[in-house]
RNA sequence: GUAAGAAAAGGGCAAACUGUCCGAAAGGAUAGGACGCAAAGCCAUGGGUCUAACGCUAAAAUAAAGCUAUGAUUGCCAGGUUGCUAUU
Numbered sequence: 001g002u003a004a005g006a007a008a009a010g011g012g013c014a015a016a017c018u019g020u021c022c023g024a025a026a027g028g029a030u031a032g033g034a035c036g037c038a039a040a041g042c043c044a045u046g047g048g049u050c051u052a053a054c055g056c057u058a059a060a061a062u063a064a065a066g067c068u069a070u071g072a073u074u075g076c077c078a079g080g081u082u083g084c085u086a087u088u
Base pairs, nucleotide, nucleotide: 003088004087012037013036017032018031019030020029021028022027035075041081042080043079045078046077047076048073049072050071055067056066057065
């Protein structure tokens, strides 16, 4: 330096759920809490999934419905990138 991730040590992150706040929603932030995680560190680049405010269907208007990502998800997968300890 490359590969691997069984065992060990010291640490790290934090699902569901609950409170508060943000958001149209999906979801997010924070505090508590631990189901799990060896990249559950970082990047929405490709695919998937979720949502549907604006817009469109669409008409004089209203309501309901459908479609739509520019919204969200990296704890869905792939890709990119960085990285701690010990062992082989």
This is a predicted structure of an 88-nucleotide RNA (c-di-GMP-I riboswitch aptamer) from a Clostridia bacterium. The prediction has a mean pLDDT of 81. It was read from a public genome assembly, where an Rfam model found it. Lineage of the source: Bacteria > Bacillati > Bacillota > Clostridia. Rfam family: c-di-GMP-I riboswitch aptamer. Rfam links the family to the GO term cyclic-di-GMP binding.